Model confidence (mean pLDDT): 84 of 100. Predicted 3D model of a 1506-nucleotide RNA (small-subunit ribosomal RNA) from an uncultured bacterium. It matches the Rfam family "Bacterial small subunit ribosomal RNA". Its family is annotated with ribosome and structural constituent of ribosome in the Gene Ontology.
RNA sequence: AGAGUUUGAUCCUGGCUCAGGACGAACGCUGGCGGCGUGCUUGACACAUGCAAGUCAAGGAGAAUAGGAAUCUUCGGAAUCCUUAGUAAACUGGCGAAUGGGUGCGUAACGCGUAGGCAACCUGCCCUGGAGUGGGGAAUAACCCCGCGAAAGCGGGGCUAAUACCGCAUGAUGUUCCGAUAACUCAUGUUGAUGGAAUUAAAGAUUUAUCGCUCUGGGAUGGGCCUGCGUCCUAUUAGUUUGUUGGUAGGGUAACGGCCUACCAAGGCAACGAUGGGUAGCUGGUCUGAGAGGAUGAUCAGCCACACUGGCACUGAGACACGGGCCAGACUCCUACGGGAGGCAGCAGUGAGGAAUAUUGGGCAAUGGGCGAAAGCCUGACCCAGCAACGCCGCGUGGGCGAUGAAGCUCUGAGGAGUGUAAAGCCCUGUUAGGAGGGAAGAACAGUCCCGAAUUUUCGGGACAUGACGGUACCUCCAGAGAAAGCUCCGGCUAACUCCGUGCCAGCAGCCGCGGUAACACGGGGGGAGCAAGCGUUGUCCGGAUUUACUGGGCGUAAAGAGCGUGUAGGCGGGGUGGUAAGUCGGCGGUGAAAUCUCUCGGCUUAACCGAGAAUGUGCCUCCGAUACUGCCAUCCUUGAGUGCGGAAGAGGGAAGUGGAAUUCCUGGUGUAGCGGUGAAAUGCGUAGAUAUCAGGAAGAACACCAGUAGCGAAGGCGGCUUCCUGGUCCGCAACUGACGCUGAGACGCGAAAGCGUGGGGAGCAAACAGGAUUAGAUACCCUGGUAGUCCACGCCGUAAACGAUGGGCACUAGGUGUUGGAGGUUUCGACCCCUUCAGUGCCGCAGCUAACGCAUUAAGUGCCCCGCCUGGGGAGUACGGUCGCAAGACUGAAACUCAAAGGAAUUGACGGGGGCCCGCACAAGCGGUGGAGCAUGUGGUUUAAUUCGAUGCAACGCGAAGAACCUUACCUGGGCUUGAACUGCAGUGGAUCAUCCCGAGAAAUCGGGACUUCCUUCGGGACUGCUGUAGAGGUGCUGCAUGGCUGUCGUCAGCUCGUGUCGUGAGAUGUUGGGUUAAGUCCCGCAACGAGCGCAACCCUUGUCCUUAGUUGCCAUCAGGUAAUGCUGGGCACUCUAAGGAGACUGCCCCGGAUGACGGGGAGGAAGGUGGGGAUGACGUCAAGUCCUCAUGGCCCUUACGUCCAGGGCUACACACGUGCUACAAUGGCCGGUACAGGAGGAAGCAAUACCGCGAGGUGGAGCCAAUCCCCAAAACCGGUCUCAGUUCGGAUUGAAGUCUGCAACUCGACUCCAUGAAGUCGGAAUCGCUAGUAAUCGCUGAUCAGCAGGCAGCGGUGAAUACGUUCCCGGGCCUUGUACACACCGCCCGUCACGCCAUGAAAGUCGGGAGUACCAGAAGCCGGUGGCCUAACCUUUUGGAGGGAGCCGUCGAAGGUAAGCUCGAUGAUUGGGGCGAAGUCGUAACAAGGUAACCAAGGGCGAA
Repeated sequence: AGAGUUUGAUCCUGGCUCAGGACGAACGCUGGCGGCGUGCUUGACACAUGCAAGUCAAGGAGAAUAGGAAUCUUCGGAAUCCUUAGUAAACUGGCGAAUGGGUGCGUAACGCGUAGGCAACCUGCCCUGGAGUGGGGAAUAACCCCGCGAAAGCGGGGCUAAUACCGCAUGAUGUUCCGAUAACUCAUGUUGAUGGAAUUAAAGAUUUAUCGCUCUGGGAUGGGCCUGCGUCCUAUUAGUUUGUUGGUAGGGUAACGGCCUACCAAGGCAACGAUGGGUAGCUGGUCUGAGAGGAUGAUCAGCCACACUGGCACUGAGACACGGGCCAGACUCCUACGGGAGGCAGCAGUGAGGAAUAUUGGGCAAUGGGCGAAAGCCUGACCCAGCAACGCCGCGUGGGCGAUGAAGCUCUGAGGAGUGUAAAGCCCUGUUAGGAGGGAAGAACAGUCCCGAAUUUUCGGGACAUGACGGUACCUCCAGAGAAAGCUCCGGCUAACUCCGUGCCAGCAGCCGCGGUAACACGGGGGGAGCAAGCGUUGUCCGGAUUUACUGGGCGUAAAGAGCGUGUAGGCGGGGUGGUAAGUCGGCGGUGAAAUCUCUCGGCUUAACCGAGAAUGUGCCUCCGAUACUGCCAUCCUUGAGUGCGGAAGAGGGAAGUGGAAUUCCUGGUGUAGCGGUGAAAUGCGUAGAUAUCAGGAAGAACACCAGUAGCGAAGGCGGCUUCCUGGUCCGCAACUGACGCUGAGACGCGAAAGCGUGGGGAGCAAACAGGAUUAGAUACCCUGGUAGUCCACGCCGUAAACGAUGGGCACUAGGUGUUGGAGGUUUCGACCCCUUCAGUGCCGCAGCUAACGCAUUAAGUGCCCCGCCUGGGGAGUACGGUCGCAAGACUGAAACUCAAAGGAAUUGACGGGGGCCCGCACAAGCGGUGGAGCAUGUGGUUUAAUUCGAUGCAACGCGAAGAACCUUACCUGGGCUUGAACUGCAGUGGAUCAUCCCGAGAAAUCGGGACUUCCUUCGGGACUGCUGUAGAGGUGCUGCAUGGCUGUCGUCAGCUCGUGUCGUGAGAUGUUGGGUUAAGUCCCGCAACGAGCGCAACCCUUGUCCUUAGUUGCCAUCAGGUAAUGCUGGGCACUCUAAGGAGACUGCCCCGGAUGACGGGGAGGAAGGUGGGGAUGACGUCAAGUCCUCAUGGCCCUUACGUCCAGGGCUACACACGUGCUACAAUGGCCGGUACAGGAGGAAGCAAUACCGCGAGGUGGAGCCAAUCCCCAAAACCGGUCUCAGUUCGGAUUGAAGUCUGCAACUCGACUCCAUGAAGUCGGAAUCGCUAGUAAUCGCUGAUCAGCAGGCAGCGGUGAAUACGUUCCCGGGCCUUGUACACACCGCCCGUCACGCCAUGAAAGUCGGGAGUACCAGAAGCCGGUGGCCUAACCUUUUGGAGGGAGCCGUCGAAGGUAAGCUCGAUGAUUGGGGCGAAGUCGUAACAAGGUAACCAAGGGCGAA
């Protein structure tokens, strides 16, 4: 410090997620030791038991028990005295109990923090001063007696003491009042000195030295009160308050104060957030972070609050009191039912709650506290121990040597590799744990004694005595590697890889995502990585996140500028001078507790931990100083702003009037059958006279041309003409004011269309509605009608994609070119032109900015000021609440839940019922077919024991198959074999086996029997072969979606790329686009490109012309011979031909066009002319195209079978459907007769002539030919005849019978022949195929396969056409461009209703509960007030009474409680609303392309849904 994730890829925006640190944690697996810490975060839920606050003695009274002495005795014991002991316990009294300890309910507050104030206060014990302590009195508890009660406890009578209580005396520097006075201060005042008056105290004890007591001054400490500033969320809480705000008087308090009361006034608080609601103890600090911040407030420390819940006071220096009291309430317990008792949020502990948190331990030895003179007592504060890996820190589980490397396990290419120096083995060490021994510091005060100093107290030294922890830490010794390693992870992020199993199952997952038969992602094994007595998971916080942006973000299109203006508060604000010193800056001082953090040093063996010192503490306050800037005060200025004067343009606004064109309607005329409307129609109108046309009239609405990226307005918006009223703007001048300015939360006003209310108006148009069409449907698009509405007046509504998707203002920053309105200059006769300038409005463009697109003086540039708004998508602009509205609805505006994205710009493709250009038998123009018939063949389907398998749009279907009777053959049935039918090796064993022949069984395979019998040799054996065993064979079994190879297809389409350079942040672009041209990315030109490669073309084969060479088997012109005839023969090689080499064609020449180019058109010559015809040749790639059944091959599967052999059957089935063909339907023909002409092939298990036989298929026979020699060989055509339009002399299916040939064998199941039979069919619906010239059509021939079988296939020649205007349309393709929400790429994407399941949520008659308040009723305890006829020790008194006090009673206040009407929050609720999610449901097709009616925004109406 970053990384993963939106895309085919890119950049950006933006969310989600991860890596880090932390924890009072919990859970899972595991667990050796020690040190230091920490340990109910939940129910402030309820608590059994024990302990947590006592102590002292001046006081009165005063045991038990035990021991001893002596006495009595019924020997059981009883009583007396002494000691225990003036002790225990209790009482009275003093001090303490208000500290310490716990908890965080409440509290948003002067509660806390910080800084101050009290001239408005208190302070026991402590310290330090001053003064005093005289003399009396009356009670009371304990105790005794009596009584009540179950108990708790209570009542009555009697005795008694005090440092308990009460008078009296004395008394001031105290307090109060009166008087005069000095100094000081922020007002009231404070302080000092001073005169007078009034008033108030005490307690004693005691070993005589102290301790106490009273009054008072000061100090210290602790507290009380007040104030500035800071201190969470919510405005879907906007108003709140009646003791409220202030005053006067009084009361009350330690003290100010509405703290309380009476009266008076009407204030106080609040947008700088009052009031209300929610949440919460605050802080030092802690965690995190670079910091700023954010989160948090356990342990430790400071403050606050609370003590079962609520209220109240008493005592006291201090409390409204955790272990005190009273009352009320809830709960628990006891009870004799009458009454009582209690409060662990002290320490332990129990139950409950919870994911979860410890011992009913030891000790006062230390520290600290209470009491005491002290000894001492008390102390669950505290110090220790116990439990818990809860955290931090430290240590160990051993160390060294040890194999080219054991075993086991894993992997393997079978060789090996890994685990791995790891182990074993050898040599060592001895931490911890174990055993044994020694053994602390923490302890020094106080106390007693001694010594010293000095005046006792006191100080210094010494001795004695004191340790819970604890026989612990620590040290030494002993034995022995012995007792001590796990957890998570290994697809990327993120360090670490393989095998097996599983097969979208089981499962994993933090995000992206893995798993559907080869999973580095699941589970296991091996191996590896990381951390380590721990490791992971979960939860929470900060970080990363600059993802709330102060540091440090944004708003044209990603989320985001309010529809527009006016303007309040607020924020900001021109120039000069002077003053002030609030902000600001500097300095000194105070404070900012300690602990913590940081640094240094030190102590525990180290560390954690602890100690000391330093630093920090960014804050607040006092004082002093500075004056640039800001503020404030004063004064001045003119440039900002405004006024004035002079001009100017304009659909700016409002009102009234007015004009013509058009439309419709009405009246009349002319006129006749249609009009109208559409893609085509129909509805509709019209013979009752329409449409058309002419004339006249009526009505309403809108204003053609002008008209313009022209004008005006803040925006919405504004358009005939005239008049009236009226707002703003611009230019010029420089007279006036003198900062008067900018922005603008709230507020107020304006605000298209639709809509609403009332009343008018209504021609045209036109939601709804009706009808007609279209359609699968058509609640639409189209058509015919048509009502609200559109118009006017008045009033509402307040929204729009109200858009420049761009808030307003000011300033600055290159230009160019239009245009509107002004001004100036120049010039002219002049409107012009030109130059300058101001204000608008457009386009282009530099710098700069931007993610890019783009913006660019009209900024989206550079700055300043102010406002508004944004923070992932969906849910949702929804719900609830509130405000507004007549309503529709508007404004404000969430959450649960859900997703890992949603999005912007640009790129490359693909696609479009987008565009442009171009091509192709693509269409068109033609010729012939298919689709109908019969048959053949293939396929689907069906059937079957099997009908083997594959191919399935084009690009499967006469395809693999160039040929299924057996074989083939893979299928079925049956019969056999199991190292096998074929292959290789090893071991063992036997030998001839094999081949051939014969016999038997059998359907055959096969089995049994017989005959026959090999070669080499170094004599060991080998070759060969049978059998047994083993390793392995074999598989047309699966996967073409694991593959190679081969092939199809787009497509013989013209494309596909690369290097360097350049451009772009980048994906990418450029080149390859453009202008021409071509069959062509073919060529030319241009160009930030220049070159190159694979394709195109050419080179290759063939064909067309010629030449050369050669001349047999080919040829025969000339010469010769010969025949019935024939190159038959001699001869020749001229010609044809054959087959080798060359020539030829290149737009080379001419004309024209064209950029003079490429090239095109025409022409000449030529056998051939513009790639001459044909073939071979198939770029990068696409289709997970086809093939595991050609072959090869990974993996899986079978192994007496899914292998192999054999026989028979099947692949040939047949209601049917489709493809491809053949033959036809006839006269351009059929039949009969005659006659002629090819090419390319093939031929020895062959082709076969002549001849003979047969009607024929064919047979007999065999010349010749291993082939330019011999053989196989044409048909259509042509000539003649016949048939005469018919189911025929067409057509030949089917069937019967007879044959031929091949073959082991033609039944299933061959081809052919002859005779007979003579079906459908008379030119084929929708639809569809081929072909552009030697082509189509038509005719036959040959070949491969092959024993036989050809209508198929591959070739060959014969005869031999028609048509192409043209590119609008269909199909396919190429290039450019455009749009895109597609990228699995339109067979794409995607919307909504409905149906089903799950989830959260709104509404709802209600129901239940919580909270705060209001009014009233009633009113406990208690304080206060009144009363006090009853009671009453101290004092007075005349002894009767009085003073004083009290009970009781009354009153104000007053908690819980009750009643009533509401408010608010939550839970629940039949039913209901929408929403989200869900693998394949239903209906449609709304959106994305012109998405097939452009889409979208606002609004109204309608409709299954979009």